[in-house]
Molecule: small-subunit ribosomal RNA
Organism: uncultured microorganism
RNA sequence: AGAGUUUGAUCAUGGCUCAGGACGAACGCUGGCGGCGUGCCUAAUACAUGCAAGUCGAGCGGACUUAAUAAAAGCUUGCUUUUAUUAAGUUAGCGGCGGACGGGUGAGUAACACGUGGGUAACCUGCCUGUAAGACUGGGAUAACUCCGGGAAACCGGUGCUAAUACCAGAUAGUUUCUUCUUUCGCAUGAGAGAAGAAGGAAAGAUGGCCUUGGCUAUCACUUACGGAUGGACCCGCGGCGCAUUAGCUAGUUGGUGAGGUAAUGGCUCACCAAGGCAACGAUGCGUAGCCGACCUGAGAGGGUGAUCGGCCACACUGGGACUGAGACACGGCCCAGACUCCUACGGGAGGCAGCAGUGGGGAAUUUUCCGCAAUGGGCGAAAGCCUGACGGAGCAAGACCGCGUGAGGGAGGAAGGCUCUUGGGUUGUAAACCUCUUUUCUCAGGGAAGAACAAAAUGACGGUACCUGAGGAAUCAGCCUCGGCUAACUCCGUGCCAGCAGCCGCGGUAAUACGGAGGAGGCAAGCGUUAUCCGGAAUUAUUGGGCGUAAAGCGUCCGCAGGUGGCUCGCUCAAGUCUGCUGUCAAAGACCGGGGCUUAACUCCGGAAAGGCAGUGGAAACUGACAAGCUAGAGGGCUCUAGGGGUAGAGGGAAUUCCCGGUGUAGCGGUGAAAUGCGUAGAGAUCGGGAAGAACAUCGGUGGCGAAAGCGCUCUACUGGAGAGCAACUGACACUCAGGGACGAAAGCUAGGGGAGCGAAUGGGAUUAGAUACCCCAGUAGUCCUAGCCGUAAACGAUGGAUACUAGGCGUGGCUCGUAUCGACCCGAGCCGUGCCGUAGCUAACGCGUUAAGUAUCCCGCCUGGGGAGUACGCACGCAAGUGUGAAACUCAAAGGAAUUGACGGGGGCCCGCACAAGCGGUGGAGUAUGUGGUUUAAUUCGAUGCAACGCGAAGAACCUUACCAGGGCUUGACAUGUCCGGAACCCUGCUGAAAGGUGGGGGUGCCUUCGGGAGCCGGAACACAGGUGGUGCAUGGCUGUCGUCAGCUCGUGUCGUGAGAUGUUGGGUUAAGUCCCGCAACGAGCGCAACCCUCGUUCUUAGUUGCCAGCAUUAAGUUGGGCACUCUAGGGAGACUGCCGGUGACAAACCGGAGGAAGGUGGGGAUGACGUCAAGUCAGCAUGCCCCUUACGUCCUGGGCUACACACGUACUACAAUGCGACGGACAAAGGGCAGCGAGCGAGCGAUCGUCAGCUAAUCCCAUAAACCGUGGCUCAGUUCAGAUCGCAGGCUGCAACUCGCCUGCGUGAAGGAGGAAUCGCUAGUAAUUGCAGGUCAGCAUACUGCAGUGAAUCCGUUCCCGGGCCUUGUACACACCGCCCGUCACACCAUGGGAGCUGGUUUUGCCCGAAGUCGUUACCCUAACCCGCAAGGGAAGGGGACGCCGAAGGCAGGGCUAGUGACUGGGGUGAAGUCGUAACAAGGUAACC
Repeated sequence: AGAGUUUGAUCAUGGCUCAGGACGAACGCUGGCGGCGUGCCUAAUACAUGCAAGUCGAGCGGACUUAAUAAAAGCUUGCUUUUAUUAAGUUAGCGGCGGACGGGUGAGUAACACGUGGGUAACCUGCCUGUAAGACUGGGAUAACUCCGGGAAACCGGUGCUAAUACCAGAUAGUUUCUUCUUUCGCAUGAGAGAAGAAGGAAAGAUGGCCUUGGCUAUCACUUACGGAUGGACCCGCGGCGCAUUAGCUAGUUGGUGAGGUAAUGGCUCACCAAGGCAACGAUGCGUAGCCGACCUGAGAGGGUGAUCGGCCACACUGGGACUGAGACACGGCCCAGACUCCUACGGGAGGCAGCAGUGGGGAAUUUUCCGCAAUGGGCGAAAGCCUGACGGAGCAAGACCGCGUGAGGGAGGAAGGCUCUUGGGUUGUAAACCUCUUUUCUCAGGGAAGAACAAAAUGACGGUACCUGAGGAAUCAGCCUCGGCUAACUCCGUGCCAGCAGCCGCGGUAAUACGGAGGAGGCAAGCGUUAUCCGGAAUUAUUGGGCGUAAAGCGUCCGCAGGUGGCUCGCUCAAGUCUGCUGUCAAAGACCGGGGCUUAACUCCGGAAAGGCAGUGGAAACUGACAAGCUAGAGGGCUCUAGGGGUAGAGGGAAUUCCCGGUGUAGCGGUGAAAUGCGUAGAGAUCGGGAAGAACAUCGGUGGCGAAAGCGCUCUACUGGAGAGCAACUGACACUCAGGGACGAAAGCUAGGGGAGCGAAUGGGAUUAGAUACCCCAGUAGUCCUAGCCGUAAACGAUGGAUACUAGGCGUGGCUCGUAUCGACCCGAGCCGUGCCGUAGCUAACGCGUUAAGUAUCCCGCCUGGGGAGUACGCACGCAAGUGUGAAACUCAAAGGAAUUGACGGGGGCCCGCACAAGCGGUGGAGUAUGUGGUUUAAUUCGAUGCAACGCGAAGAACCUUACCAGGGCUUGACAUGUCCGGAACCCUGCUGAAAGGUGGGGGUGCCUUCGGGAGCCGGAACACAGGUGGUGCAUGGCUGUCGUCAGCUCGUGUCGUGAGAUGUUGGGUUAAGUCCCGCAACGAGCGCAACCCUCGUUCUUAGUUGCCAGCAUUAAGUUGGGCACUCUAGGGAGACUGCCGGUGACAAACCGGAGGAAGGUGGGGAUGACGUCAAGUCAGCAUGCCCCUUACGUCCUGGGCUACACACGUACUACAAUGCGACGGACAAAGGGCAGCGAGCGAGCGAUCGUCAGCUAAUCCCAUAAACCGUGGCUCAGUUCAGAUCGCAGGCUGCAACUCGCCUGCGUGAAGGAGGAAUCGCUAGUAAUUGCAGGUCAGCAUACUGCAGUGAAUCCGUUCCCGGGCCUUGUACACACCGCCCGUCACACCAUGGGAGCUGGUUUUGCCCGAAGUCGUUACCCUAACCCGCAAGGGAAGGGGACGCCGAAGGCAGGGCUAGUGACUGGGGUGAAGUCGUAACAAGGUAACC
């Protein structure tokens, strides 16, 4: 510090996800040790049991125990009992102090609760401490105790006695209160000191010592006053939270006066008076929450958290209340109410673990009913001491952090085993074994602390612990996760969109580095992973540090209060902001820095320091601000001009349309792609004249004008708003922006009243269509128009808020002014304002913007934060309604979206080509047959090929074989290959059985080489490795092939442009069959293609001359023979053609047109040759091949059958339908091929197929082999025929082991459909189509097929509008699997969340009323009462207690509201879901441009 993910690729936007750190954690697997800290986050749920707050006998009276002494009594004369005294000890009670600390928890609380800084002149403070003074004189009770009584218990009542540091009265008092005065001080109320007067107000002793009967003294305790310290109380400034779909709240409320109350201010409380107080700088309400030091994270700013430790607050079963006290409204106190639990004799009682342990429950989840007061701290005490679940420790838990170990060194035959494998090897791996060494740890043994301090002594829970020493022995000790990318780490097997994985992208459909296992590797390590949560990355809420033309985002426009911001100059001005010095504080701990101590570290101790906050104080005065004084550049105003569809109202006008009336006139008009509905003989349309009505204002008219926007267009008039120019007399910052608020605001719509010509939602009709609730046509109602009011929205757009300033220009245009010029108007130049185009810098993701900014800056406002859900729901406001404004969530997805790029596509455009169309010729589609396919059938009809580019295709030839299929019969190392062992020559003849394969016999035969061991070949047998498979996968593959397409394209290097994908080159102007060539050009070159080079045909030359040829010579029946090689021909080598030449056109080019010459002319004809690539095209059945599958069978052998089936459909062919023909006879001319298991002449036989016999030929020699169409002669005469030949019958021939299923041929007979083929569709541009025959391959036989060959031999091409295909450029795109694309909505089904909903059930809050506990306060004429007072006494008073009453008052009850949650028949839409239905809305001109 970044990375993955939207795309074919790119840039940017934007979300989602990951890598890091953290944790009071939990879960899974695993687990050696030590140190150190941590441990109910949930039910503030309920709690059994034990403990957690007592102490003081030196406050008091008793009681009890023990001892001693004395006395008395009893008697067993040394014991017991009793009494008294003394001593020691224990202690229930009274009394004092402490139970307000310590410990727990976080429910409540949005608050002066907390933090921070102040204030108290408005306060309190036990114990502690300092100073000063004092502690005198008296009195009456009461518990304990005794006795009596009640009760189950808890406990209670009565009688009698008694003490105090308990209580009370008096004295004294420097204090308090009040009044008066003096003085000092303060920000106000006031405060301090002093004086005088009045009133009221203190106390307690204990122990020890001295010494004596009364004191003194020490310590502790006590009283008063003033201080200190500590702790608390109250008040104030500032700070820290979510919702405005919570906007108004408030009656003790706000203030005053007086009183009460408190330690103290105060509506804290009360009476009266006034009507205030709070709130957009967020009151009130609702929700949530203890706050902080700090902790986590982060570079920081921030964000999150508030466990442990520390500070504060709040609470103690729930609610209320007070008492006591220095302190409480009190966790282990009291009273009351409520809920719950327990005891009960049913009458009553008891209780409160959010103390430490522990239990149940809840939960993913959190420990021992431990030891000790040794240390630290606390309470009491004079002290000893007691108490202390505070605390110190131990235990449990890998739950966190830190440290250590599980050995170290050597050791290659790189052992075995595992895994993998191309069988060579590789890897595990120096790893192990083995050798040497060490002993942290472990076990045992010995020694053994510090922590201990309080004079000394004594005192250790931890603990025989830490630590030290010795002995033993590598001995006791490794797992977890991951291995597709992000992200370090790869292979095999299994599985087969299954099982599963997954943080995101995504893996899995038979070769999965992604699932599961294994081997190996990587990471971390006593841990490792996962999950939850927080921060980070995320600049993804942006103060630091983002944006708003098109990605989300500028309010439709203007006015304008609050608010924010604001021109120039000056000041001994002020000092709020600002800057700076100093002071106080921000506890400790933590963090940081430097040191120290545990072996190190974690941990801990000591010291130090910084930002920064708040407050105080001193200073500075540039800037902002305040104040004061000015200025004129902003703004306003004045005067003179100017333009204008600016607004409102009134008046007027003509053209057009429709309607009405009349004239002329006759059959149609109208409308459309074509029609029809409609109008018209009752006279339309057309035309002329007259009239009426309403709406809109042609031309001018213009990226021209005006207006804030919406918007504004005939002419004139009235009223009126704004703008611009010039001048520079006036005001003097008066400005800009603007939350809330207000005004205006197209169209449609609404209300009321008018109006209504044209147009025209709805609606009707006619068409179109599969349908057509549309597009087109004919009609037509609201509406459109006016008046008055409402609505308040638009793609209200420049998708661009307003203001100000600055930053190159060029060219237009509107308005005005000035200059020049002129008599004047133009022209020309300058300035200001407006409105456009292009463009520099700059900006931008790009497109683009560019003085009219989207540039550079400042100010103010509005708005955005992934897509969908959704501008929806609910709530509220407005509205007559329609609806508008405001405006979520659940759920769901990993994208959605922008700009640009390359393709592809378009019922987009331009240019061009092709038998693509057109022009022609001949076909197919109709018939019969052949053949292939589909379908059907079958035991099987083997398999493959399926638009073009499958279908006379694989198959250049299925009777058996082929053959892969079916039925049956056999074989199992196999029909075939290699290796091992054994035997045998091999081989030949033959019998039986069987459909054959096969099974089972008989006979013959003894080979070749040899180093004599044996070997080679062949046959048979045995066992095991293995063979075999036309079984699967062409979507695992190689190779080959088809197709676009013989189309002209496809790319690269360097350079340049672009952020980039990419572009340029390759585009453009010409030209070509061609990216062929030329010219131009930020391109210059190059490659694969094109062309050429190759073969063949066409001309010629040369060489050669047999098997070919024959001009001349000879010869023959015959080039038969001699001879010859001129010619033909054969087959080698050359020549020739290149737009080379001429003319024209073109740009002086390339090239084209015409011509000459030439056998051939512009690629001379044909062939071979097929760029980058596309179609997961075809082929595992040609071959090869990975993987999978079968192995007495999916292998192999055999017989028979099938591939030849047959209602039907399609493709490709053949033959025809006839006279340009058919049949008969006669006659002529080829080329290219093939031939020894062959071609077969001749001769003979047969009507013929063919047969017999046999010559020649291994081929320019012989044979196949008569070419046919054609020519000639004669016949047929338009008919189902002398056309056509299917089908069937009979008789033969050939091949073959065998022609039944199922071959071909011949002869005779039979003689079907068919009379030129609907829609549609195919081929062909010249030696072509058409037509005619011949040959070959395959092959035993079988050809209408296929491949070749020659013969005869046309027609047409105006042209490129259209169909199809293709190329180039351009355009649009929501397509990229690329239009066979993408995609929308209803309906149907399943699931999910959610809105409405008659209601139902809770929670919370509130109003009114009722009841009213405890208790404070008040009242009291009732009851009781020792101290003090009066009184002789009785009694009274003061004071106190009780009761009663009153106010307040918790819980409760009744009634009514608000908010909120759950649920609810039914219902609304929404979302999601491999293959449902209906259509085709959008993306191309998406087939009616789309959208608001």